The RNA shown here (Bacterial RNase P class A) has 349 nucleotides. The sequence was found by an Rfam model in a public genome assembly. The coordinates come from a structure-prediction model, not an experiment, and the mean pLDDT is 75.
[in-house]
RNA sequence: UAAGUAAGACAAAUGAUCGCAGCUGCCAAUGCCGAAAGGCGGCAGGUGAGGAAAGUCCGGGCUUCGCAGGGCAGGAUGCCGGAUAACGUCCGGUAGAGGCAACUCUAAGGAUAGUGCAACAGAAAUGUACCGCCGAGAUGAUCGGUAAGGUUGGAAGGGCAGUGUAAGAGACUACCGCCUUUUUGGCAACAAAAAGGGCAUAUGUAAACCCCAUCCGAAGCAAGACCGAAAAGAAAGCGAUACGGCUGCCCGCCGUGCUUUCAGGUGGGUCGCUUGAGAUUAUCGGUGACGAUAAUCCUAGAUAGAUGAUCAUUCAAGACAUAACCCGGCUUAUCGUCUUGCUUAUUUU
Numbered sequence: 001u002a003a004g005u006a007a008g009a010c011a012a013a014u015g016a017u018c019g020c021a022g023c024u025g026c027c028a029a030u031g032c033c034g035a036a037a038g039g040c041g042g043c044a045g046g047u048g049a050g051g052a053a054a055g056u057c058c059g060g061g062c063u064u065c066g067c068a069g070g071g072c073a074g075g076a077u078g079c080c081g082g083a084u085a086a087c088g089u090c091c092g093g094u095a096g097a098g099g100c101a102a103c104u105c106u107a108a109g110g111a112u113a114g115u116g117c118a119a120c121a122g123a124a125a126u127g128u129a130c131c132g133c134c135g136a137g138a139u140g141a142u143c144g145g146u147a148a149g150g151u152u153g154g155a156a157g158g159g160c161a162g163u164g165u166a167a168g169a170g171a172c173u174a175c176c177g178c179c180u181u182u183u184u185g186g187c188a189a190c191a192a193a194a195a196g197g198g199c200a201u202a203u204g205u206a207a208a209c210c211c212c213a214u215c216c217g218a219a220g221c222a223a224g225a226c227c228g229a230a231a232a233g234a235a236a237g238c239g240a241u242a243c244g245g246c247u248g249c250c251c252g253c254c255g256u257g258c259u260u261u262c263a264g265g266u267g268g269g270u271c272g273c274u275u276g277a278g279a280u281u282a283u284c285g286g287u288g289a290c291g292a293u294a295a296u297c298c299u300a301g302a303u304a305g306a307u308g309a310u311c312a313u314u315c316a317a318g319a320c321a322u323a324a325c326c327c328g329g330c331u332u333a334u335c336g337u338c339u340u341g342c343u344u345a346u347u348u349u
Stems, first nucleotide, its partner, number of pairs: 001345010012314007020048002023045005031040003050320001054331002057329005062220004074216005079093005094108001095106004109211002114209002116205003130150002132146005158176002161173003177199001178197008224271004233262006242256005278297008315318001
């Protein structure tokens, strides 16, 4: 210098004017609106979206309902250890795969519990003899043996070399692989070594059913709590012997008022609502995720929903996108700029 790899920061800047939503201070009312609950003005100052606020895919807090205990069904997760409020997230390992490397990726339990599926090709796909080889037969038809060789396929019954044989074959032997047992190291996944097994443990597929292990009550802030005009309801009191209807009249039958208290909970209002598993800095513990301690700080909170508009200047010419109960993650979108560690190649000294 080039290419790559890992981690992180920023998300046009500055100024002016107008406007919007909270907050704080001062001023102003014995005021105004409302039945009540409750709310309301002016001025000044200060604050006011994101790294993903998004998708709503996981986990937790919070709230209401449910819940003796157990089981079935259903769903999720799936190597080991740790972190955490919790997780399907993160960290550190193990194994496998890719890369010269830095490094990256993995839904990574079970296919000796059972069932299903495997197009086409091929003789044959889970049990098989098409060609070939060997033997018999007569040389043929045919019969028998054989998976060492050929053909097909993603995959053909452990591989390879030898012994052996009519030809062959784990039939036997060495090495490698696999399986079992033991020992050693490690918390563990696992690794290494030794001994044994002759391999019918005979292909793949469990993001096919299924089996095994672990976990899971439901609904979500329009949750929900409180105040509380109205309507339906109950009780007490007051009031006529009243009024209305059938019915013009009598009898009879049916219906009806006001006040207070309680219940009720619609329209409306208040809370929930942002001080929190909080942020920054420092020190300490840990390989790390993370944790502990101390100091400092307060950083939107609406309810039809606020972040905008105009102008000026600058340049690299501005991407994806706008909170609605709150956090931890994941996933997806993103103009560009910058920083740091590491790897490989080339050049110079």
The model forms 94% of the base pairs in the Rfam consensus.